[in-house]
Molecule: c-di-AMP riboswitch aptamer (ydaO/yuaA leader)
Organism: Paenibacillus sp. 32O-W
RNA sequence: AUUAAAUAGAAGCCGAAUUUCUUUUAGAAAGCGGGGGAACCAUUUAACUGGGGUGAAUUUUGCUAGUUCCAAUGCAAAUAGGGUGCCUGCACACCCGAAUCCGUCAGCUAACCUCGUAGGCUUGCUGUCAGGAUAC
Numbered sequence: 001a002u003u004a005a006a007u008a009g010a011a012g013c014c015g016a017a018u019u020u021c022u023u024u025u026a027g028a029a030a031g032c033g034g035g036g037g038a039a040c041c042a043u044u045u046a047a048c049u050g051g052g053g054u055g056a057a058u059u060u061u062g063c064u065a066g067u068u069c070c071a072a073u074g075c076a077a078a079u080a081g082g083g084u085g086c087c088u089g090c091a092c093a094c095c096c097g098a099a100u101c102c103g104u105c106a107g108c109u110a111a112c113c114u115c116g117u118a119g120g121c122u123u124g125c126u127g128u129c130a131g132g133a134u135a136c
Base pairs, nucleotide, nucleotide: 010123011122012121013120014119018030019029020028021027022026031117032116033115034114035113036112041107050105051102052101053100054099059078060077061076062075063074081096082095083094084093085092087131088130089129090127091126
């Protein structure tokens, strides 16, 4: 000098997932989120391959199992929708487009009831655009 790791901080990102207090390994509040639940409205029968929730995460097409057909799984390309580039809009660029829960059951829904407050990451540097905020 370089690389890697550990500890303690700081500044940020996805997300509702933060803060305060206390008798402090926990609990209680505030804040931010989710679900159930009238009238009115909506749906209107039955069956089937049930139905429903959280979430941006829906919906297509093609290929793929000894020959043909099929396409479970897997893969690929798209797509409704969503995120980042350290305030917003625009432009440009780069990404995601999952997973899981309830258990035959739930439309909306005032009062009311009830639940969650996790987890996972980064160490910056697109604009001579138009605005905003803060500090001095």